[in-house]
RNA sequence: GGAUGAGGUAGAGGUUGCGAUGUUGAUGAGUACGUCGGAGGAAGUCCGGUAGAGGCUAAGGAUUCCGAUCGAAAGGCACCGUCGCCGAAGCAGCGCGGGUUACCGACCGCGCCGGCUGGGGCCGCUUCCGAACAGGGGCGGAACUGUCAUUCUGUCGAUCCGACGACAGAAUGAUGAGCUAUCUUGGAA
Numbered sequence: 001g002g003a004u005g006a007g008g009u010a011g012a013g014g015u016u017g018c019g020a021u022g023u024u025g026a027u028g029a030g031u032a033c034g035u036c037g038g039a040g041g042a043a044g045u046c047c048g049g050u051a052g053a054g055g056c057u058a059a060g061g062a063u064u065c066c067g068a069u070c071g072a073a074a075g076g077c078a079c080c081g082u083c084g085c086c087g088a089a090g091c092a093g094c095g096c097g098g099g100u101u102a103c104c105g106a107c108c109g110c111g112c113c114g115g116c117u118g119g120g121g122c123c124g125c126u127u128c129c130g131a132a133c134a135g136g137g138g139c140g141g142a143a144c145u146g147u148c149a150u151u152c153u154g155u156c157g158a159u160c161c162g163a164c165g166a167c168a169g170a171a172u173g174a175u176g177a178g179c180u181a182u183c184u185u186g187g188a189a
Stems, first nucleotide, its partner, number of pairs: 005185007014086001017085006024078002034069006043057004047105005089117003093112006118145002122141007146175012
């Protein structure tokens, strides 16, 4: 002299940033369920498949169909509010639990885990849930945006030139274990 590195703190991206939660509203839906009448006549049902058992309903007429009457709810969505935040969070994987039992699958919940994704939309294909054209996931595509690096241009510092720095714009590339600010440590050329 103060580089790489290590640790801490605080921030930025976005007028749909992420997640949770609450009120209200629309949708769900004149649907399901219930009740009544008619038809009908033996099994039906408990997420899907397979297997077995168990439970419930049923000739006092089930499941089903038609009509009348009554008439919801959940998830998902929108506005607003509150809270926690910026790997916020979402996936993948693993483990545990759940709905009658076992296996497989799907779904729901919890935990672990930096393997993937910077962010929010649009389009196509696919899948899950579902009433859905809503929403979630996966794959792909074309743009937008944030950050950093490199190059170029312009303005300023600063004064004629050059180098350097700051800001703005453009192009190219990359992507969060990133970036900006700051503190501590550390000590290279």
Molecule: Lysine riboswitch aptamer
Organism: Cohnella thailandensis